A computed fold for a 349-nucleotide part of an RNA from an uncultured bacterium, annotated as small-subunit ribosomal RNA, central domain. The full RNA is in RNAcentral, with records from ENA and SILVA. It matches the Rfam family "Bacterial small subunit ribosomal RNA".
[in-house]
Context: one part of a larger RNA
This record gives sequence, structure tokens and C1' cells, in this order.
RNA sequence: UUGAUUUUUAAGGGGUCCGUACGCGGUCUUAUAACUCAUCGGUGAAAUGUUUUGGCUUACCAAAUUAAUUGCCAUUGAUACUGCUAGGCUUGAAUUAUUGUGAAGUAACUAGAAUAUGUAGUGUAGCGGUGAAAUGCUUAGAUAUCUGAUGGGAAUACCGAUUGCGAAGGCAGGCUUCUGGCACUGGUAUUGACGCUGAUGGGCGAAAGCGUGGGUAGCGAACAGGAUUAGAUACCCUGGUAGUCCACGCCGUAAACGAUGGCUACUAGCUGUUUGUUCCAUUGGAGCAUUGGCGAAGCAACUGUGAUAAUUAUCCCACCUGCGGAGUACUACCGCCAGCCUGAUACUC
Repeated sequence: UUGAUUUUUAAGGGGUCCGUACGCGGUCUUAUAACUCAUCGGUGAAAUGUUUUGGCUUACCAAAUUAAUUGCCAUUGAUACUGCUAGGCUUGAAUUAUUGUGAAGUAACUAGAAUAUGUAGUGUAGCGGUGAAAUGCUUAGAUAUCUGAUGGGAAUACCGAUUGCGAAGGCAGGCUUCUGGCACUGGUAUUGACGCUGAUGGGCGAAAGCGUGGGUAGCGAACAGGAUUAGAUACCCUGGUAGUCCACGCCGUAAACGAUGGCUACUAGCUGUUUGUUCCAUUGGAGCAUUGGCGAAGCAACUGUGAUAAUUAUCCCACCUGCGGAGUACUACCGCCAGCCUGAUACUC
């Protein structure tokens, strides 16, 4: 580079979105004729191989002849497709209008339970913990209980649900601020293919971890002690530092999962759900969008999937190629570190 075959579970979909180049791209007409198709001319060395002949007594062999040489250049035409030119169209795309929608994001304020703490009162000998205990706390008055009060941090019971929203990560007390998204409907209007995908690149990206400064109630790696045990660097118990929280900055990975890339179109039904709306109708039914359960055909190695496809197809990107060695070594890049990303060979079966 070309071709083939894959990617739910056997190797294999990038964590996710934006977007450059490339690739691909709706409908009608016009011009062109690059592409495409056809005509004719030139060229395409010879030999080899092919066809048909005759020659060595045959054959091998050699000779003549034929077509072929699928290409390139030029010529004359055709105009369906692709390209390009010009002009339209509205159904793709976008804007707008109406009606709605939700734990979507951001910042501020605020609420009530609960845990812990300290102060005062009541009150007296235990509390706590476990399979059973002990460490631990307690006559310096604990545990328990009550009243009033103080300052404090973190998380939001019920509602709550195969619920909803978000590109993904993720998002849940209440209220306000600013911001974004989505759905139906209608033609009210507008633009008129403005689209799809997306290498390199850029943004976002759980938890843990790192840096600086705060904060620290509960929980709790490490650590200490008590148990258990043959041992127990564990599981259980008593404590407990980082951390968990906040601000700013890094890190850039996860079973980042639907283990299923994105867009579009087509292809039996049945039954729930959410939200809005339109139509028929007024008990209700149908359509569109959402989210579940079955299931026909089809697909599939199996599990299964089945209009939210893993069906049938187009386009674009990413990725795989026996097990181990190994996501290792080395190189480059990024990072404060941890490490990330890229990613082999020998050897082995």
C1' cells in the first nucleotide's frame, strides 16, 4: 500500500464531547466534458508463451504466420453517473414562535433531624464491647436523663420509583441568581444543503494521589493495643494519623460497562412508564418524543439480540491478528512526584 476478516461475552469500540485536514453527501434545471463510455489513428523491440501451417523419417527442436501485448499518446463523438459552472427548490440542517420539562451546571443565602464536644442540674456504680472476652472509659462522679445555652463540621431520612436530567464523568433538604439543554405542536415566519464523520489537535473527565493555605464532627489507610490462632504482619474489638470537606493549581487513569463508536434510512406484533402536545372522540383510542418487559422474521459459536438491533444497507473514525515473555525493556513526549502515553525483540510452547 492493497485485499480479507473481526470488535456484548472468544483478541479487538478510543472515557467523553468539540473540531482542523481528509473522506462521504438531498432535490430540479443549465453549461462544460475532467471522470466515464464508444469510434478511429499511432505506438506498445525481439525472443518466450498462444493460433495455423509446412521442415528435419516422428517427437523434442528450429522456422514462417496469426492473434495477443488488457498500456500510453492523439482524434472524433455520447452525456446517464461523479466532478466542475450558473440558477432554483424545501423534505436534511439551523434559527424563530407557542406550550412545557427535569437530582443539568454555577454562585450566594438558609432549614431541621442526627453524631461528637464543652458548661450547669438530677443521680449512683458501673459503662462499653463481643461468638465469648479483654484492651478502653468511670468515685477527679462516667454511662443514663433533663432544662437552658455555646460554638462546630459533614451529610441531606420520608417523598424515591427498571423515575428524571446530563456528552461522558456524574447530579438529590429549601430558596434565589446567572447559564445551558431537551420534547411535542403548528405552519407563524426566516435562511436555503449551511450536512455526516473526524487522523493530528483542544476542552471536560469518578475515586485515589500530589502542591500551597484553611478546616476536621463522624468515618478512617498507616500505626498502637486487646482478642482469635499452631502462627495471625488479617477477619472481630478499643483507639487513631494522613485522607475524606473548602479554595486555587496539578494528575488524566477505572469492570470510565450497555464490557455494544457516530450519523442516516428501512424492516411483524403485544404490554407497561415519563412528559408535553395534536387528532378522533368524550368510558376512552391513535400519533410523535422518552424509558422498561416479552416477542415474529432475521442475525448469532454460545449466552442471547430483536425498531433503544447484535436485522437489512450507505458513509466516516477507532481497533484486532496464537499463549507466554509484557503493557515489560528501550526511545520520545507529558508530569512536582506517583506515574501516564507510545510500545518491541530474543527466547518459549